[in-house]
Molecule: Bacterial RNase P class A
Organism: Candidatus Hydrogenedentes bacterium UBA6118
RNA sequence: UGAGCAGGCCGGACGGCCGCGGCGCCUUUGCGGCGUCGAGGAAAGUCCGAGCUCCGCAGGGCAGGGCGCUUCCUAACAGGAAGGCGGGGCGACCCGACGGAAAGUGGAACAGAAAACACACAGCCGAUGGCCCUCGGGCACAGGCGAAGGUGAAAAGGUGCGGUAAGAGCGCACCAGCGGCCUGGCGACAGGUCGGCUUUUCAAACCCCGCCCGGAGCAAUGCCGAAUAGGGACGCUAUGGCGUGGCCCGCGUCGCGUCCGGGUUGGCAGCUAGAGGCUCGCGGCGACGCGAGUCCCAGAUGAAUGGCCGUCUCGGAGCGGUUCGCCGCUCUAGACAGAACUCGGCUUACAGGCCUGCUCACGUC
Numbered sequence: 001u002g003a004g005c006a007g008g009c010c011g012g013a014c015g016g017c018c019g020c021g022g023c024g025c026c027u028u029u030g031c032g033g034c035g036u037c038g039a040g041g042a043a044a045g046u047c048c049g050a051g052c053u054c055c056g057c058a059g060g061g062c063a064g065g066g067c068g069c070u071u072c073c074u075a076a077c078a079g080g081a082a083g084g085c086g087g088g089g090c091g092a093c094c095c096g097a098c099g100g101a102a103a104g105u106g107g108a109a110c111a112g113a114a115a116a117c118a119c120a121c122a123g124c125c126g127a128u129g130g131c132c133c134u135c136g137g138g139c140a141c142a143g144g145c146g147a148a149g150g151u152g153a154a155a156a157g158g159u160g161c162g163g164u165a166a167g168a169g170c171g172c173a174c175c176a177g178c179g180g181c182c183u184g185g186c187g188a189c190a191g192g193u194c195g196g197c198u199u200u201u202c203a204a205a206c207c208c209c210g211c212c213c214g215g216a217g218c219a220a221u222g223c224c225g226a227a228u229a230g231g232g233a234c235g236c237u238a239u240g241g242c243g244u245g246g247c248c249c250g251c252g253u254c255g256c257g258u259c260c261g262g263g264u265u266g267g268c269a270g271c272u273a274g275a276g277g278c279u280c281g282c283g284g285c286g287a288c289g290c291g292a293g294u295c296c297c298a299g300a301u302g303a304a305u306g307g308c309c310g311u312c313u314c315g316g317a318g319c320g321g322u323u324c325g326c327c328g329c330u331c332u333a334g335a336c337a338g339a340a341c342u343c344g345g346c347u348u349a350c351a352g353g354c355c356u357g358c359u360c361a362c363g364u365c
Stems, first nucleotide, its partner, number of pairs: 001361010012312007020038007040336001044347002047345005052217004059249004064213005069083005084098001085096004099208002104206002106202003121149001123145003128142002130139003157175006176198001178195007221269004231260006240254004276295008314334001315332007
């Protein structure tokens, strides 16, 4: 200097005038006056998890669903941190579909003889038995082979040597797998050593194993006020109906379900002080935890948080100058995008700018 990897931050500010909403105070109670506060990193998606509200003997079970290496964090999670193993990358780093194929069932197109009981296409041997013979040998029947060839992602571990009639873990060496023991580690695992000689792959196929799981949701729910048709039809009706996903048992209760039609479309609460923010200290590799101090930062309800002007700042465009460091002038707030009970995550969108650490390549000292 260039190319990358990982993480973090900003994504406007100040002032004036006018216009809104909440809260507080004053008040001549007048749509008044003053003060103060007033959209996001994703407010989006509604994908997870909870707080909260209601239902429900809230119990037991089946079905169903979620997760799936280990340890830890958290209110919890399908989230996060740190590790292990596997894979990718020169590397910084990134990804993971990560329990079990020896419980069972099932799949593996095409090719190939054959896709898991190995029953062998084409081949090799034919020592022993068989046939022929010129006694050199020949044939390849019985039998042996699973090596070499071919097909394939994969053919019953791989490579090499020996051995055999020809072969084969048949034996040996080195690997891989599986199992035992020892050492280290909380653990997943790692290292060493011994040993049969050995099991294709797919479970994001059904399944098995382990852990976890009530449901519905702020249009939850509670209160006040008001109005109406105490309406009609059909069905079940105690051996029944109903009781917040399905089924069974239990328990509770005495009514319930479907459709048509009528009334109310009002107000208040829930509604913002929180698993809250910020600062500092301590502990921890870290996620995070503990302690102290300090602050209150939207609560609308057809839905407020806006408009104009001026200035500053970041970026961009244009013109001019330049000692190439930059300077002057003009224009321009400029990406994605608006709270609606709240919070922790995940996912998606994002113009532009800044910061920190690390890797690789080249060059110079």